[in-house]
Molecule: FMN riboswitch aptamer (RFN element)
RNA sequence: UUAAUUCUUUGGGGCGGGGCGAAAUUCCCCACCGGCAGUAUAGUCUGCGAGCCUUAUUUAAGGUUGACAAGGUGAAAUUCCUUGACCGACGGUAUAGUCCGGACGGAAAAAGAGUUAA
Numbered sequence: 001u002u003a004a005u006u007c008u009u010u011g012g013g014g015c016g017g018g019g020c021g022a023a024a025u026u027c028c029c030c031a032c033c034g035g036c037a038g039u040a041u042a043g044u045c046u047g048c049g050a051g052c053c054u055u056a057u058u059u060a061a062g063g064u065u066g067a068c069a070a071g072g073u074g075a076a077a078u079u080c081c082u083u084g085a086c087c088g089a090c091g092g093u094a095u096a097g098u099c100c101g102g103a104c105g106g107a108a109a110a111a112g113a114g115u116u117a118a
Stems, first nucleotide, its partner, number of pairs: 001118010016030004031098002033088002035048004043086002051064005068084005090101003
């Protein structure tokens, strides 16, 4: 250094102002937010996780899973810059990406330490 394996830690953000109303952080106007890996730096590319559905006592297995264009620079960018858009599980509640709840949970994964082998 590489591979295998064990352990530890880390591992999701956001409603501020106004309007209508008996009631809305849920509607309307403005605002705000963006998990992990890959790749020229990505919420919108590719893949993954979470969530949701089905079977199942559980473990687990299978399924499903949102949304971008134009212009510019460059060797290279759907990732940078400019402009204008768009998207966001389930349950609760006046209709929720932002409130409350499952969740002081779990995960993709990241970092570190140990052991073994080459």